[in-house]
């Protein structure tokens, strides 16, 4: 210098103007309560002002594992699902670390669901005598009723050839793990209408009692029981529809609040461990929307690309200045630990191979 | 949030782990004055992508990408 491997990192900075979502404070508004009153107390957000905060390394895919919550609610088993060398880390994991073995790579390194076909079942195309019930070819040997049969060695096909053949990411067996659902979990407050429960008001038929009348069949009035077509538009009629009015209680819906931001937390440092990781000490508080905020424009600087000019250089090229263009993947939604996937550009550390020079 | 299914020539679909095929479409030739129909022949696939298991993968397993469907509250 070229080609690679592994690990860890950043992923624009700063200032101005306007804007968005939370939080706090002040002022003002409004509602309720109290006070004779000045005023005081409490609530509200669709007010203004000020202060401070406001996306990521993957917030993503929702692929694993948990916290949390409700249900079952004690234990065991079946079914079903998952994992698989050995040891360790962890709250847990299919994640991570160390190590053995196998495969790939010249190498640094990378990949591996890597238990058991001496329990049973199944599959093994083509080739080959034969794919598990075997015996065709060559050579040698034994027996022979001369048809054959048995044993040993060799060649060939094939992934695998008689050897307890190969395959379990074939059924299966062994060991271990897993109860189900998910923040639309779940809890609290609670409107209108309808429906539920209780109570009150209201009133007809009907029943009972008393009084009066009577043509002795009953009729009228009053009181009590009883609980029905008694109700509904500003008014009337007709039609139609519903099935009264009032109060109280309870459940759910609309809506609102909590869950919901102090946590297996982050940073620094020291110690233990090969490492994943663990422990001690000190410091910090860091988004909480609910059609979903974190943005737009401008200036300066930084990064990248190519262009022009100047300087240096033996070509390649390097440095400086100017103006132009570009800057990815993507965006919280209950919260963590992992994995996977996407990503312009930039820089760091360690290591390998090749070439040349010393 | 939870669950299920699919991806194969241009289109619609097949295919026990053992050479990837069918119909329509396309191309060439024949027939015809020409076209269509018909007949004969032919080409075209990294089976969505990557990795793994296996002697061997469209098929089995894992991860990813894309598409489609279903279910959800209260009484």
């Nucleotide at each position: 210098c070229g080609a690679g491997g592994c690990g860890a990192c950043c992923g624009g900075a700063u200032g101005g103007u306007c804007g968005c979502g939370g939080g706090c404070a002040u002022u003002g508004g409004u509602c309720g309560g109290g006070g004779c009153g000045a005023c005081c107390c409490g609530g509200c957000g669709a007010a203004a002002u000020g202060c401070g905060c406001g996306a990521g390394g993957a917030a993503a895919g929702u692929c694993c594992g948990a916290g949390c919550u409700c249900c079952g609610c004690a234990g065991c088993g079946c079914a079903g699902g998952g994992u698989a060398g050995c040891g360790g880390g962890u709250a847990a994991c299919g994640c991570c670390c160390g190590u053995c073995c196998g495969c790939c790579g010249u190498g640094a390194g990378g990949c591996g669901a890597g238990g058991a076909c001496c329990a049973g079942u199944g599959c093994c195309a083509c080739a080959g005598u034969g794919a598990c019930g075997a015996u065709g070819c060559c050579g040698g040997g034994g027996c022979u009723u001369c048809g054959g049969u048995c044993c040993c060695g060799g060649a060939g096909u094939g992934a695998a050839a008689c050897g307890c053949g190969g395959c379990a990411a074939a059924c299966u067996c062994u060991a271990c793990c897993c109860g189900g659902a998910g923040c639309a979990a779940g809890g609290c407050c609670a409107a209108a209408u309808a429906g539920g429960a209780g109570g009150g008001c209201g009133c007809a038929a009907c029943c009972c009692g008393c009084c009066g009348g009577u043509c002795c069949g009953c009729c009228g009035g009053c009181g009590g029981g009883g609980g029905a077509g008694a109700g509904g538009u500003g008014c009337g009629c007709u039609g139609c529809c519903c099935a009264g009015c009032c109060c109280u209680c309870g459940g759910g819906u609309c809506g609102g609040c909590c869950g919901c931001a102090c946590g297996a937390g982050c940073c620094g440092u020291c110690g233990g461990g090969u490492g994943a990781c663990c422990g001690g000490c000190g410091g910090c508080c860091u988004a909480g929307a609910u059609g979903g905020a974190u943005g737009a424009c401008c200036g300066u600087c930084g990064c990248c690309g190519g262009c022009g000019c100047g300087c240096c250089g033996u070509c390649a090229g390097g440095c400086g200045c100017g103006g132009c263009g570009g800057a990815a993947c993507a965006g919280a939604a209950c919260u963590c630990g992992g994995c996977u996937u996407a990503c312009a550009g930039g820089g760091c550390g360690c290591c390998u191979c090749g070439u040349u020079g010393g | 949030u939870g669950g299920c299914g699919c991806g194969u020539g241009g289109c619609u679909c097949a295919a026990c782990g053992g050479u990837a095929g069918a119909g329509c479409a396309c191309c060439u030739g024949a027939c015809u004055c020409u076209g269509g129909a018909u007949c004969a022949g032919g080409g075209g696939g990294u089976u969505c992508c990557a990795g793994g298991u296996u002697c061997g993968a469209a098929u089995c397993c894992u991860g990813g990408c894309g598409c489609g469907c279903c279910a959800g509250c209260c009484a």

Predicted 3D model of RNase P RNA and transfer RNA as a complex of 433 nucleotides.
The coordinates come from a structure-prediction model, not an experiment, and the mean pLDDT is 75.